Source information:
This is a predicted structure of a 67-nucleotide RNA (Fluoride riboswitch aptamer (crcB RNA motif)) from Rubrobacter taiwanensis. The prediction has a mean pLDDT of 75. The organism belongs to Rubrobacter, within Bacteria. It matches the Rfam family "Fluoride riboswitch aptamer (crcB RNA motif)". For this family Rfam cites "Widespread genetic switches and toxicity resistance proteins for fluoride" (Baker et al., Science, 2012).

Parts: sequence; C1' cells; structure tokens
RNA sequence: AGCGCCGAGGGUGAUGAGGCUCACCCAUAACCGCAUCUCACGGGAUGCUGAUGGCUUCUACUUGCGG
Repeated sequence: AGCGCCGAGGGUGAUGAGGCUCACCCAUAACCGCAUCUCACGGGAUGCUGAUGGCUUCUACUUGCGG
C1' cells in the first nucleotide's frame, strides 16, 4: 500500500429535545403534508391536520375549567 472477513458507525422519515423501536437511503440517495378551485402545466388562490415514522416524557404554542 492492496485485498478479504467481522464489528462499530452516518444520514432521512412536513416545526424542538431525551429514551425505546420500526422503515428507508449511501450523497446521482432517502426526505421536502393534505384538500378544493384555477392553470400558460412553470404555477397561482383558498382551506385543513400535526411539535411523534410509531410509543412515551419534557418544552414551546393553543383552548377550557379551578385556585
């Protein structure tokens, strides 16, 4: 320096963090919510749900009640 094997590990899952767990991706990637209308198909307008991929805890925000 090269090759082979094994192990550890990285990133992502529509808004933050911790734990557990699942899935996907290997940088040319995974991923970047939904509905209606309109559209020159490039897009535009309006409306809706959610701090989770899933479970749980905390925080932020919102609503109601009580002190």